[in-house]
RNA sequence: AGCUCAUCAAGAGAGGUGGAGGGAAAGGGCCCGAUGAAACCCGGCAACCAGUUCUAUUACGAUCAUGGUGCCAAUUCCUUCAGGAACAUAGAGUCCUGGCAGAUGAGAG
Repeated sequence: AGCUCAUCAAGAGAGGUGGAGGGAAAGGGCCCGAUGAAACCCGGCAACCAGUUCUAUUACGAUCAUGGUGCCAAUUCCUUCAGGAACAUAGAGUCCUGGCAGAUGAGAG
């Protein structure tokens, strides 16, 4: 790097350093940012894996938050692919569902 499975509508600082960008790719949007972006430190959220504790002997159970990650604007910010519904005879318009892609965790090899 690829493969498989699961989840992705919740949650997370008036802190410090820093000094102009950022929101996954490409296109189209729309946002955040000198009232301070990215990045790092501190702090926090959560509970995927290991572990603790409880019940039960069956699970997608409950619990703790020690360790391994992860995450801390906006639904994965929306959308581009397909299908459906209503409106309507016009708009790649609105809503719903699924897919593609992505992110995170774990596993096998």
Predicted 3D model of a 109-nucleotide RNA (SAM riboswitch aptamer (S box leader)) from Heliorestis acidaminivorans. NCBI's taxonomy places the organism under Bacteria, Bacillati, Bacillota, Heliobacteriaceae, Heliorestis. It was read from a public genome assembly, where an Rfam model found it. The prediction has a mean pLDDT of 83.